[in-house]
RNA sequence: GCCCCGUUCGUCUAGUGGCCCAGGACACCGCCCUCUCAAGGCGGAGAUCGGCGGUUCGAAUCCGCCACGGGGUACCA
Numbered sequence: 001g002c003c004c005c006g007u008u009c010g011u012c013u014a015g016u017g018g019c020c021c022a023g024g025a026c027a028c029c030g031c032c033c034u035c036u037c038a039a040g041g042c043g044g045a046g047a048u049c050g051g052c053g054g055u056u057c058g059a060a061u062c063c064g065c066c067a068c069g070g071g072g073u074a075c076c077a
Base pairs, nucleotide, nucleotide: 001073002072003071004070005069006068007067010026011025012024013023018057028044029043030042031041032040050066051065052064053063054062
């Protein structure tokens, strides 16, 4: 250089064009329970879906470029 894969709440993860202004678990915050803590119950906050464009009536989802990460391969003799 070329080819392939990945990027979604703090972390892990669901998602394959409309049921998603994005769901779940853990963590966090509040309340209940408890003599206290943990566990348990209820509730809450938390993701411009890596960035910018494009396609579409409609994009986390499809396409292009870029960024970052991972893998493969070639050249450099």

This is a predicted structure of a 77-nucleotide RNA (transfer RNA) from a bacterium.
It matches the Rfam family "tRNA". The family's RNA type in Rfam is transfer RNA.
It was read from a public genome assembly.